[in-house]
Context: one part of a larger RNA
């Protein structure tokens, strides 16, 4: 290469948006480049292969054949792909008119806890634990009231509920921006799926520069605990956590299940919406469409399990796997301000 896989065995890239490339509805009409069939010409000999012969046999030679997987040229087929022109509307996309949503960005505001300030009142403990003790506190502490200030988060509502492409998004009002759906079925008319390289987003931590700092809290200090305790526990505390502007690019970035599109019994929640019924309206109800569940046929799986949200049946792309350790390491390159990512071996071992 062929095979054969990738939910837990080794395997889907965090994720999206898009170049190249692959791959692509229905209908007619033309073209012959792919395909198919015919001829013709060349494919030296030799060697291979097959029959037959010659050396006593083979090795080896001779003789026919075949065949030499191709290639060029001409004739023809037009069902497939290609390309080309006409068309179509169902994939797509827009258009009108609704609906939803913690989806994004920005900029006011709220009210509740904490901390600390300031007086008031008040007096011996407060805090803490398994118990304790470091701390705090007569220089008036804790608890109580008033009344300021700051920072951070957004109780209840809240829900295998909602939106997002993933990360991830939760007071309240405004603006700006982007989506999905739902009814029409008016317009385009294949304008599409995927996606090597590239671009661009991307928890937490870290990293720079300047801010801010209430709480919590790596490091760091005391106190316990213990045979020790560089720890679980407690008193404290600094980077950090928040803000803006740049950086990093990683995670069990997990549904450990790539996107896309058909198809395949069912039955119960539940979010939106839309239509019927029904009424004086809203709900119950009863039908569809999208989304989240959960339980289950066939069917798959090595089982667990999955099952219209498939890990069933198929297609078109990409993207990785290919004993364990050495190793996500060395060494080269590249990206980074660093830390570090990203590529990614072998020796040798078992």
């Nucleotide at each position: 290469u062929u095979g054969g896989g990738c939910g837990u065995a080794a395997a889907g890239g965090g994720c999206g948006c898009g170049u190249a490339g692959g791959c692509g509805g229905g209908a007619a009409g033309g073209u012959a480049a792919g395909u198919c069939g015919g001829a013709u010409g060349u494919g030296a000999a030799a060697u291979c292969c097959c029959g037959g012969g010659g050396c006593u046999c083979a090795a080896c030679c001779c003789c026919g054949g075949a065949a030499c997987g191709g290639c060029a040229u001409c004739c023809g087929a037009a069902a497939c792909u290609g390309c080309u022109u006409u068309u179509c509307u169902u994939g797509a996309g827009g258009g009108u008119a609704g609906g939803c949503g913690g989806a994004g960005a920005a900029a006011a505001c709220g009210g509740a806890a904490u901390u600390c300030c300031a007086c008031a009142a008040g007096u011996a403990g407060c805090g803490g634990u398994g118990a304790a003790a470091u701390g705090c506190g007569u220089a008036g502490a804790u608890a109580u009231g008033u009344g300021g200030a700051a920072g951070a988060a957004c109780a209840c509502c809240g829900g295998u509920g909602g939106c997002g492409a993933a990360g991830g998004c939760g007071g309240u009002u405004u603006u700006c921006u982007a989506g999905c759906u739902u009814a029409c079925a008016c317009c385009u008319g294949a304008c599409g799926c995927u996606g090597a390289u590239g671009c661009g987003c991307g928890a937490a931590a870290g990293c720079a520069a300047g801010g801010g700092g209430a709480g919590c809290a790596a490091a760091c200090a005391g106190g316990a605990u213990u045979a020790g305790a560089u720890a679980c526990c407690c008193u404290g505390g600094u980077a950090g956590u928040c803000c803006u502007u740049g950086c990093c690019g990683u995670a069990a970035a997990c549904g450990a299940u790539g996107u896309a599109u058909a198809c395949u019994u069912g039955g119960u929640g539940u979010a939106g919406c839309c239509g019927g019924a029904a009424u004086c309206a809203a709900c119950c109800c009863c039908g569809g469409c999208u989304g989240u569940g959960c339980c289950g046929u066939a069917g798959c799986u090595a089982a667990c399990g999955c099952g219209u949200u498939a890990a069933g049946u198929a297609u078109a792309c990409c993207g990785c796997c290919u004993g364990g350790g050495g190793a996500g390491u060395a060494c080269a390159g590249u990206c980074a301000c660093a830390a570090g990512g990203c590529c990614g071996a072998a020796a040798c071992u078992c």

Notes: The part of an RNA shown here (small-subunit ribosomal RNA, central domain) has 350 nucleotides and comes from a metagenome. The prediction has a mean pLDDT of 87.